[in-house]
Context: one part of a larger RNA
């Protein structure tokens, strides 16, 4: 002197941006944060109201809704936390000829025959509950065969090109697929229709490419201790095999006997890494909130399903610890998701609105989901900017202090007089963020047999705002509502007076104080900052 995710004293008037549990990854009541899809399938209420009736009841509308259920996409992203971890964990260059990649874009073929279940759902049972068994019905883009099938997989001949086990080019043999859904017409077959049937879109299978991502590998570089000096049996390596998308002691049997280490192994401490931050003329130091980028975790331990991807926070199993519910037999939970509670702590906020904007999930769409987000509350936490008035006014008023009683001084300060209206207050007005997508209507260009339908591209109109009657404006009135805090002996910018007497009491340092204290307390005046100003704490 510059800076903090502060925190404490005093005071506090606006706004604009941004920031806010650094402590206990400790415990959590409540509500919310992942669903969506009738255009995959099959089933399917009630209120209510209407109409018939032997008054038992049936039938229409409600409605193919509501709703559970089977599928099928999502639930591996977004959100939060740093516990662990000195490591290929993360930055930075490079490999993968050692690999995979749903969903999205282009290409190109195909999408053809069968079959057998089983939830919903009825019947009946056990159980406090959580849940559950048993018999029968049934659907499909669920599940399982068969055919065909490529530049795909293996296997195995030859040719080419590679530094390598890669590519490629041709030949033989073996395997492996698939669903259908909507919507328009009759062109084409079939026809009386209804359907097939055809043709749009969408899915679906398989092959190639691309895009985005993701798995390994590898040089460098990445705290501290040597008052840690040896360490090490899957240990180092070969050879077969097994596993994985994918090389590898990653696993397993066998041979060898290696591998690391003062260019710090091993142990032990303490840490998430990086862009970056904050401080320096740099070097360097010190740092890793908030935002980007990786990584790890999800009460604690473990081990796996399912999936393109997890060994998955709001999945599932087994153990723990803890908490709840119980009919004691048995069963529920996981806020380090956004609020909010209790505890710790010097300290950290709303159980808020909205999905209008951006983004994601799903679905043709409409739409629903969305505490990602966008907004607002809280709070001088911080940073910026703006006020709290402007001129003029000497009898240098009254007052206060001090005084050599002459005066000085606050102080043009103040009142007085002439403006001025930012802020805040009141009254009217009143946004910009809205494009999309969707439906109407045209226009053109593809598909088609078509002037249907559908897709692509443009026009116009229509619809949609949480923030919010907010910013913003205009007018109304009034100097009216708005200054504090710290210091003054040096360093270090600013001195007098009373009170006290080594007492009370100050201090970063050096040092003040025992009777004239610019050093303590007070008060007058100065000084410095200023809506802040000091203090502690921390770094440079």
């Nucleotide at each position: 002197g510059a800076g903090u995710g502060a925190a404490c004293g005093c005071u506090g008037g606006c706004g604009g941006c941004g920031u806010g549990c650094u402590u206990a990854a400790c415990a959590c009541a409540u509500g919310c944060a992942a669903g969506u899809c009738g255009a995959a399938c099959g089933c399917g209420a009630a209120a209510g109201g209407g109409g018939c009736u032997u008054c038992g009841g049936c039938c229409c509308c409600g409605a193919g809704u509501a709703g559970a259920g089977u599928g099928g996409c999502g639930c591996a992203c977004g959100g939060g936390u740093g516990a662990g971890u000195a490591a290929c964990g993360c930055g930075u260059a490079a490999g993968u000829g050692a690999u995979c990649u749903a969903c999205c874009c282009c290409u190109g073929u195909a999408u053809c025959u069968g079959g057998a279940a089983u939830a919903a759902c009825u019947a009946u049972g056990g159980g406090a509950a959580a849940c559950u068994g048993u018999a029968g019905c049934u659907a499909a883009u669920a599940c399982c065969g068969g055919a065909u099938a490529c530049g795909u997989u293996c296997a195995u001949g030859u040719g080419a090109u590679u530094g390598c086990g890669a590519u490629u080019a041709u030949g033989u043999g073996a395997a492996g697929a698939a669903a259908g859904a909507u919507g328009g017409c009759c062109u084409c077959u079939g026809a009386c229709a209804u359907a097939a049937g055809c043709u749009a879109u969408c899915g679906u299978a398989c092959a190639g490419g691309g895009a985005g991502g993701a798995g390994c590998u590898u040089g460098c570089g990445u705290a501290c201790c040597a008052u840690u000096a040896g360490c090490u049996a899957g240990u180092u390596g070969g050879c077969a095999g097994g596993g994985u998308a994918a090389a590898g002691g990653c696993c397993u049997a066998c041979c060898a006997a290696g591998g690391c280490g003062a260019c710090g192994a091993u142990g032990g401490u303490u840490a998430g890494c990086g862009g970056g931050u904050c401080u320096g003329a740099g070097a360097g130091g010190a740092u890793g909130a908030u935002c980007c980028g990786c990584c790890a975790c999800a009460c604690u331990g473990g081990a796996a399903c399912u999936g393109a991807a997890a060994c998955a926070c709001g999945g599932a199993c087994c153990a723990g610890a803890c908490u709840c519910c119980u009919a004691c037999g048995g069963g529920a939970g996981g806020c380090a998701g956004c609020a909010g509670u209790g505890a710790g702590g010097a300290a950290u906020a709303u159980u808020g609105c909205g999905c209008a904007a951006u983004g994601g999930g799903g679905g043709c769409a409409a739409c629903c989901c969305u505490g990602a987000c966008g907004c607002a509350g809280c709070a001088a936490c911080g940073c910026c900017g703006c006020g709290u008035g402007a001129g003029u006014g000497a009898u240098g008023a009254a007052g206060g202090c001090c005084u050599u009683c002459g005066g000085g001084u606050c102080g043009u300060a103040a009142a007085g007089c002439u403006c001025u209206g930012u802020c805040a207050a009141g009254u009217g007005g009143g946004a910009a963020g809205a494009a999309u997508c969707u439906g109407a209507u045209u226009u053109g260009c593809g598909u088609a047999a078509a002037u249907a339908u559908c897709g692509c591209a443009g026009g116009u109109c229509a619809c949609u705002g949480a923030c919010g009657g907010u910013a913003c404006c205009a007018c109304u009135g009034a100097a009216g509502g708005a200054a504090g805090c710290a210091c003054c002996g040096g360093c270090u910018a600013a001195c007098u007076c009373c009170g006290u007497g080594c007492c009370a009491g100050c201090a970063g340092c050096c040092g003040c104080g025992g009777u004239a204290a610019u050093a303590c307390g007070g008060a007058g005046g100065g000084u410095g900052c200023a809506a802040g100003c000091g203090u502690u704490a921390u770094u440079c």